Background: Transfer RNA from a Candidatus Roizmanbacteria bacterium, 83 nucleotides, folded computationally. Its Rfam family is "tRNA". From the family's description: Transfer RNA (tRNA) molecules are approximately 80 nucleotides in length. By type it is a transfer RNA. Its family is annotated with triplet codon-amino acid adaptor activity in the Gene Ontology. Its mean pLDDT, the model's own confidence on a scale to 100, is 82. The RNAcentral record of the sequence draws on ENA.

RNA sequence: GCCGCAGUGCUGGAAUGGCAGACAGGCCAGUCUCAAAAACUGGUGGUAGCAAUACCGUGAGAGUUCGACUCUCUCCUGCGGCA
Numbered sequence: 001g002c003c004g005c006a007g008u009g010c011u012g013g014a015a016u017g018g019c020a021g022a023c024a025g026g027c028c029a030g031u032c033u034c035a036a037a038a039a040c041u042g043g044u045g046g047u048a049g050c051a052a053u054a055c056c057g058u059g060a061g062a063g064u065u066c067g068a069c070u071c072u073c074u075c076c077u078g079c080g081g082c083a
Stems, first nucleotide, its partner, number of pairs: 001082007010025003018066001026044006045056004059075005
C1' cells in the first nucleotide's frame, strides 16, 4: 500500500429500514440476618424539569429515505490476511 471483519450504557451483548439499549453481569437501594454472604424485590444511557414529560443518544461526519444501529460515501480506531 491492497483486501476483509468489527466499533451500541460501567461490562458482555440483543434489535427484519418502523418504541434504541432486550437479556445477563456489575453497581445502588430495600427485605432477610446479631452482622455479613447467599437468596428475593425494585432501580440503573445523557440533558432539562419538583414532577408529569420533553429533547438528545448506536466510533466521527455527510448522503438516500416519510423513517437508518441497519443501506451508500469519506474519515478514525482495533483485529486478521496479502504484498